The prediction has a mean pLDDT of 80. Predicted 3D model of a 544-nucleotide part of an RNA (small-subunit ribosomal RNA, 5' domain) from Desulfotignum sp. Taxonomically the source falls in Desulfotignum (Bacteria, Pseudomonadati, Thermodesulfobacteriota, Desulfobacteraceae). Rfam family: Bacterial small subunit ribosomal RNA.

[in-house]
Context: one part of a larger RNA
RNA sequence: GAAUGAACGCUGGCGGCGUGCUUAACACAUGCAAGUCGAACGAGAAAAGGAUUGCUUGCAAUCCUGAGUAGAGUGGCGCACGGGUGAGUAACACGUAGAUAAUCUACCUUCAAGCCCGGGAUAACCCUUCGAAAGGAUGGCUAAUACCGGAUGCAGUUUCAGUACACAAGUGCUGAGAUGAAAGAUUGCCUCUUCAUGAAAGCAAUUGUUUGGAGAUGAGUUUGCGUACCAUUAGCUUGUUGGUGGGGUAAAGCCUACCAAGGCUGCGAUGGUUAGCUGGUCUGAGAGGAUGAUCAGUCACACUGGAACUGGAACACGGUCCAGACUCCUACGGGAGGCAGCAGUGAGGAAUUUUGCGCAAUGGGGGAAACCCUGACGCAGCAACGCCGCGUGAGUGAAGAAGGCCCUUGGGUCGUAAAGCUCUGUCAACUGGGAAGAAGUUGUUAUUGUUUAAUAAAUGAUAGCAUUGACGGUACCAGUGGAGGAAGCGCCGGCUAACUCCGUGCCAGCAGCCGCGGUAACACGGGGGGCGCAAGCGUUAUUC
Numbered sequence: 001g002a003a004u005g006a007a008c009g010c011u012g013g014c015g016g017c018g019u020g021c022u023u024a025a026c027a028c029a030u031g032c033a034a035g036u037c038g039a040a041c042g043a044g045a046a047a048a049g050g051a052u053u054g055c056u057u058g059c060a061a062u063c064c065u066g067a068g069u070a071g072a073g074u075g076g077c078g079c080a081c082g083g084g085u086g087a088g089u090a091a092c093a094c095g096u097a098g099a100u101a102a103u104c105u106a107c108c109u110u111c112a113a114g115c116c117c118g119g120g121a122u123a124a125c126c127c128u129u130c131g132a133a134a135g136g137a138u139g140g141c142u143a144a145u146a147c148c149g150g151a152u153g154c155a156g157u158u159u160c161a162g163u164a165c166a167c168a169a170g171u172g173c174u175g176a177g178a179u180g181a182a183a184g185a186u187u188g189c190c191u192c193u194u195c196a197u198g199a200a201a202g203c204a205a206u207u208g209u210u211u212g213g214a215g216a217u218g219a220g221u222u223u224g225c226g227u228a229c230c231a232u233u234a235g236c237u238u239g240u241u242g243g244u245g246g247g248g249u250a251a252a253g254c255c256u257a258c259c260a261a262g263g264c265u266g267c268g269a270u271g272g273u274u275a276g277c278u279g280g281u282c283u284g285a286g287a288g289g290a291u292g293a294u295c296a297g298u299c300a301c302a303c304u305g306g307a308a309c310u311g312g313a314a315c316a317c318g319g320u321c322c323a324g325a326c327u328c329c330u331a332c333g334g335g336a337g338g339c340a341g342c343a344g345u346g347a348g349g350a351a352u353u354u355u356g357c358g359c360a361a362u363g364g365g366g367g368a369a370a371c372c373c374u375g376a377c378g379c380a381g382c383a384a385c386g387c388c389g390c391g392u393g394a395g396u397g398a399a400g401a402a403g404g405c406c407c408u409u410g411g412g413u414c415g416u417a418a419a420g421c422u423c424u425g426u427c428a429a430c431u432g433g434g435a436a437g438a439a440g441u442u443g444u445u446a447u448u449g450u451u452u453a454a455u456a457a458a459u460g461a462u463a464g465c466a467u468u469g470a471c472g473g474u475a476c477c478a479g480u481g482g483a484g485g486a487a488g489c490g491c492c493g494g495c496u497a498a499c500u501c502c503g504u505g506c507c508a509g510c511a512g513c514c515g516c517g518g519u520a521a522c523a524c525g526g527g528g529g530g531c532g533c534a535a536g537c538g539u540u541a542u543u544c
């Protein structure tokens, strides 16, 4: 000099864009942060209003609307994403380049082939019942795209035989045997068949479902190289290194039995300390050094430790089970909880924000869609924490006013500075107007394509109209008045730009280094003046 997620002191006008617990991975009150689908399924209220009847005139019963709605339940998909944190980890964790002939992949796209016949339950619900609660128990009824069985079965899987390529494993083709699926829903129609105003077991469209191939996406495993300090850490290892059999996995000593005795190491094993890694960031002419906040990629973790279940994927932050610590409820028998999600509280600390608004946009989950959910996200609030921009006026004005300070008493200086005169109108204030961000979706009208027996219906394209804004009456624009509301901080001995007076008297004090102060201190404290930067200026800490 540059820099910072900074803090402290003094000061503080506005705007834009960013950033904001670096400490206790300490403990957490409260609210919200993951739901959705009635076009999978069975069932299904109430308040309120109206009507009728009975009459004891304000109550009872029934019916209609509310409504096939709300709230529950079965089932499907999602909850493994998104969001947080950096405790652990010196490791194939990360970076980079490969391998997978050792692998998997729900939803999505595409291709091919199907969706036949049956069955038994169960929740919700009802009855009874236990418990303070959390939560259960017995009996009975019922549905499905829930569950189960059978049939068929392609280019699937597996075994055997043959064959081509490769030759270490393997890949492809042919034949035979074995094994291995499924589910319907919605809308419309009457051409064919059956019943006959129309409907269906018929036809059509959309969607779903099953099996297989390919793609895309995501993931697992594995290898070369790179990746902190300590030798005042020199030897380490027995599932350890390899093989075979078995178990298990999508895959490997992953596990197990047997066999062999290997494997790593001075090119630093093992042990210890510290630490998430990277793109990057800061600095520097560069080489390098330091660092890893925000943003992006990746890994690990979710009160502490362990375990599995479900699932395509978890050994799962807002799931389950066990143990532990802590907190809470309790009728003492027993139960409940996990903010390192967003706000917020206490504590710790030099130190770090609102218990805000909205799903309008972007993105995600569910749904055919409308739509619902979304503390992701978009916005607003607080903080000079940072960067950038603007303002605090401009011109003129010498009797060089008054006043302050200095003085050799002549004067010098603050100083065109002020006042005065002439203007301007940024920002702020007030008044009026007022956006872009909106594309779509859906509805409707018109034209047209596909399917179809069809001018139904469904579905696709194009155009018109209608509909959607948290921010926000914000940005922006115009007007009103009027210099009015807006400057401080540090320094002035040398390094280092900037000097004098008074006070003090090795005292009080200053100080980054050299050093000042013991009676004329340009170095302490104050005044005047000056220098520097400026809504900031200094100090401290840290890095180069």
Base pairs, nucleotide, nucleotide: 001544002543003542004541006540007539008538009537010536013390014389015388016387017386018385019383020382021348026346027345028344030343031342032341035077036076037075040074041073048065049064050063051062052061053060054059055058084301085300086299094226095225096224097223098222099221100220103219104218108215109214110213111212112211113210114209116150117149118148119147125140126139128137129136130135156179157178158177159176160175161174162173163172164171165170184207185206186205187204188203189202193200194199195198228273229272230271235264236263237262240261241260242259243258244257245256246255247254276298277297278296279295280291281290282289283288303324304323305322306321307320326337327336328335329334354380356379357378358377362376363374364373365372366371393423394422395421396420403414404413405412406411427485429480430479431478432477433476437471442466443465444464445463446462447461448460449459450458488533489532490531491530492529493514494513495512499528500527501526502525503524509516510515